[in-house]
Molecule: transfer RNA
Organism: Candidatus Jorgensenbacteria bacterium RIFCSPHIGHO2_02_FULL_45_20
RNA sequence: GGGCGUUUAGCUCAGCUGGUUAGAGCGUACGAUUCACAUUCGUAAGGUCACUGGUUCGAGUCCAGUAACGCCCACCA
Numbered sequence: 001g002g003g004c005g006u007u008u009a010g011c012u013c014a015g016c017u018g019g020u021u022a023g024a025g026c027g028u029a030c031g032a033u034u035c036a037c038a039u040u041c042g043u044a045a046g047g048u049c050a051c052u053g054g055u056u057c058g059a060g061u062c063c064a065g066u067a068a069c070g071c072c073c074a075c076c077a
Base pairs, nucleotide, nucleotide: 001073002072003071004070005069006068007067010026011025012024013023019057028044029043030042031041032040050066051065052064053063054062
């Protein structure tokens, strides 16, 4: 330098063929249970869907560019 993949909650990840409200598990906070702790149960908070722009009536999803990370190839030596 070329190609491919990934980027969604604090962490690990779903999200189908674009369609009404963005989710799960773990974690966190609070509550219930207990003499207390653990376990279990309930509730809640937490998101610029990496960033910028575009297409569309409508974008996490499609398109272009940028960035970070990973893999492969090439180049140099």